[in-house]
RNA sequence: GGGAUCGUAGUCUAGCUUGGUCUAGGAUGUCAGCCUGGGGCGCUGGAGAUCGUGGGUUCAAAUCCCACCGGUCCCA
Numbered sequence: 001g002g003g004a005u006c007g008u009a010g011u012c013u014a015g016c017u018u019g020g021u022c023u024a025g026g027a028u029g030u031c032a033g034c035c036u037g038g039g040g041c042g043c044u045g046g047a048g049a050u051c052g053u054g055g056g057u058u059c060a061a062a063u064c065c066c067a068c069c070g071g072u073c074c075c076a
Stems, first nucleotide, its partner, number of pairs: 001075007010028004020059001030046005052068005
């Protein structure tokens, strides 16, 4: 230098080639309550991400297009 792939809550991850009841689902963690002699397990509820950044297309974008940033890998 060329190419592939990934980037969504504290952590892991689904959704992305069918754009629209997705004001983004789940697990784990966390907080409160219940339960217990106390704790754990279990049950109920809550908070927490505007989807790497910036633009574009569209009535509407996590989802399509472009550029850039970062991680991993391959070729040279």
Molecule: transfer RNA
Organism: Nitrososphaera sp.